Two RNAs folded together computationally: RNase P RNA and transfer RNA, 410 nucleotides in total. Model confidence (mean pLDDT): 76 of 100.

RNA sequence: UGACUAAGCUAGACGAUCGCGCCUACUUGUAGGUGAGGAAAGUCCGAGCUCCAUAGGGCAGGGUGCCAGAUAACGUCUGGUGGAGGCGACUCUAAGGAUAGUGCAACAGAAAUAAACCGCCGUAAGGUAAGGGUGGAAUGGCGAGGUAAGAGCUCACCGCCCCUUUGGUAACAAAGGGGGCAUAUGUAAACCCCACUUGGAGCAAGACAGUAUGGAACUUAUGCGGCUGCCCGCCGUGUUCCAGGUUUGUCGCUUGAACUUGUUGGUGACAGCAAGGCUAGAUAGAUGAUCGUUCAUGACAGAACUCGGCUUAUCGGCUUAGUCAUAUA
RNA sequence: GCGGAUGUGGCGGAACUGGCAGACGCGCUAGACUUAGGAUCUAGUAUCUAUGAUGUGCAGGUUCAAUUCCUGUCAUCCGCA
Numbered sequence: 001u002g003a004c005u006a007a008g009c010u011a012g013a014c015g016a017u018c019g020c021g022c023c024u025a026c027u028u029g030u031a032g033g034u035g036a037g038g039a040a041a042g043u044c045c046g047a048g049c050u051c052c053a054u055a056g057g058g059c060a061g062g063g064u065g066c067c068a069g070a071u072a073a074c075g076u077c078u079g080g081u082g083g084a085g086g087c088g089a090c091u092c093u094a095a096g097g098a099u100a101g102u103g104c105a106a107c108a109g110a111a112a113u114a115a116a117c118c119g120c121c122g123u124a125a126g127g128u129a130a131g132g133g134u135g136g137a138a139u140g141g142c143g144a145g146g147u148a149a150g151a152g153c154u155c156a157c158c159g160c161c162c163c164u165u166u167g168g169u170a171a172c173a174a175a176g177g178g179g180g181c182a183u184a185u186g187u188a189a190a191c192c193c194c195a196c197u198u199g200g201a202g203c204a205a206g207a208c209a210g211u212a213u214g215g216a217a218c219u220u221a222u223g224c225g226g227c228u229g230c231c232c233g234c235c236g237u238g239u240u241c242c243a244g245g246u247u248u249g250u251c252g253c254u255u256g257a258a259c260u261u262g263u264u265g266g267u268g269a270c271a272g273c274a275a276g277g278c279u280a281g282a283u284a285g286a287u288g289a290u291c292g293u294u295c296a297u298g299a300c301a302g303a304a305c306u307c308g309g310c311u312u313a314u315c316g317g318c319u320u321a322g323u324c325a326u327a328u329a
Numbered sequence: 330g331c332g333g334a335u336g337u338g339g340c341g342g343a344a345c346u347g348g349c350a351g352a353c354g355c356g357c358u359a360g361a362c363u364u365a366g367g368a369u370c371u372a373g374u375a376u377c378u379a380u381g382a383u384g385u386g387c388a389g390g391u392u393c394a395a396u397u398c399c400u401g402u403c404a405u406c407c408g409c410a
Base pairs, nucleotide, nucleotide: 001325002324003323004322005321006320007319008318009317010316012294013293014292015291016290017289018288020035021034022033023032024031025030026029037300041311042310044309045308046307047306048305049202050201051200052199056232057231058230059229061198062197063196064195065194066080067079068078069077070076081095082093083092084091085090096193097192101191102190103187104186105185117132118131119128120127121126140158141157143155144154145153159181160179161178162177163176164175165174166173167172206251207250208249209248213243214242215241216240217239218238223237224236225235226234259276260275261274262273263272264271265270295298330409331408332407333406334405335404336403339355340354341353348393356374357373358372359371360370361369375383376382377381386402387401388400389399390398
């Protein structure tokens, strides 16, 4: 200098005038304070909170799936193991079981889980899986011995499986020994098996206050509803139709597993301790407009019960650490 | 807030218990028939750098093989309170 890798930051700034939501004060229409995000989004997971039974039992169904840890919890995160990719920094990984069972494997090919088409041997009966060819896949690969020809038939090496020892919390790794491999190929993001796990609904949840009841039909409780599919169990309860009334207010609502700073422990996710401040809360729904200065000319986008994650959208600019190549010293 | 469905040529719409993508209809193009038009009949009709490759909203994954199975995402539509 060029090409990259990883982790982050920022998301125009300042001032003036007018306007809107909320809070406080009083002199009741003025003053002061405060007012969107890193994703407020998608609603894909997990929780808090509320009601249903105290959240219950069984079957079915759903979810997760290497190991250890973090966390309120998680399908999230961190650190490792194995595997894949890259020269490298580094990145990705739904990664239990195909020696329980079932299903499927088009076309091609003789044959698709089972074998004899050509070939080889043999007089023949027959033997054979070395060679040919098909395919993603053909009874583990390759070499030697052996044989009529061949074949784990035998042997060495590699692969696979089993056992032992050592290291590691573990996944696993290394070393040694054994088994001819009969477990016979692949697929479980096919059914399934194994292990763990899972009750339902959602702030229009729900609580309190306010409002007006009248008429008709039905007599079913072994019913109906709460409460998912079914069974059990529990709780509540007359049901339907017509006319009319109400269709509002308050709470839930923002002080929180929170945030900022410092420090301690830990490789890290994170945890402990100390200090500090309060930081939108509407209910037809506020956060905008104009002007001036300035720079790099400003992207994606707007809270509606609240948090922890994930995913997606995002103009420019900046920082830190590291790798490779080339050149120079 | 909760729940469900769909996406395939220019249009509609098949194939979805994985195995040659585009059946079928409409439309369009060319030809025949006709003096001419319509109707009818015949052939063709995804894209490209074209004897091959790509293509089922988009991006990935599983598998020998994906419209089909799985994950994420985008768009559209529907239902309930």